FMN riboswitch aptamer (RFN element) from Shinella kummerowiae, 163 nucleotides, folded computationally.
It was read from a public genome assembly, where an Rfam model found it.
Model confidence (mean pLDDT): 76 of 100.
RNA sequence: CAUCGUUCUCAGGGCGGGGUGAAACUCCCCACCGGCGGUAUCGGCAAGCUUUUCCGAAAGGAGGCUUUCCGGAGCCCGCGAGCGCCUUCCGCGAAUGGAAGGGUCAGCAGAUCCGGUGCGAUGCCGGAGCCGACGGUCAUAGUCCGGAUGGAAGAGAGCAAGC
Numbered sequence: 001c002a003u004c005g006u007u008c009u010c011a012g013g014g015c016g017g018g019g020u021g022a023a024a025c026u027c028c029c030c031a032c033c034g035g036c037g038g039u040a041u042c043g044g045c046a047a048g049c050u051u052u053u054c055c056g057a058a059a060g061g062a063g064g065c066u067u068u069c070c071g072g073a074g075c076c077c078g079c080g081a082g083c084g085c086c087u088u089c090c091g092c093g094a095a096u097g098g099a100a101g102g103g104u105c106a107g108c109a110g111a112u113c114c115g116g117u118g119c120g121a122u123g124c125c126g127g128a129g130c131c132g133a134c135g136g137u138c139a140u141a142g143u144c145c146g147g148a149u150g151g152a153a154g155a156g157a158g159c160a161a162g163c
Stems, first nucleotide, its partner, number of pairs: 001162001003161001005159006016030004031143002033132002035079004042071003046067005053062003074130002082108002084105001085102006112128005134146003
């Protein structure tokens, strides 16, 4: 250094105020939150160049350019969890139900525009919007409770082999 194997650790945030009501953290008004990898005109540290951009007598500084590294999108691309689906088994007269497994099958898998800058932006700056599994509940839930002391995209570290 990259590949394969293996072990360990880590790996999700948020209802505060008011209204209605018998009852709402579930409705209405105002709030609050944003998993993982990629992408990069943004931000930061450092280094190099800067004779004819500026300041300076000079040294040097500012500004500019280039490069490594670090950070940088809920709504751009992909992934995960959840539901569905499929397979096997159990159970049943049947409808239905339970358990284990599969992960591409991809069905649900959500949601962004306008203006500015610029060679270049759905990512920067400004503004206005939009989205959020399943089950439960004195009343409809992104924020409460539950499956979950679970699983997992992935991140980091160690060990062994290889070059």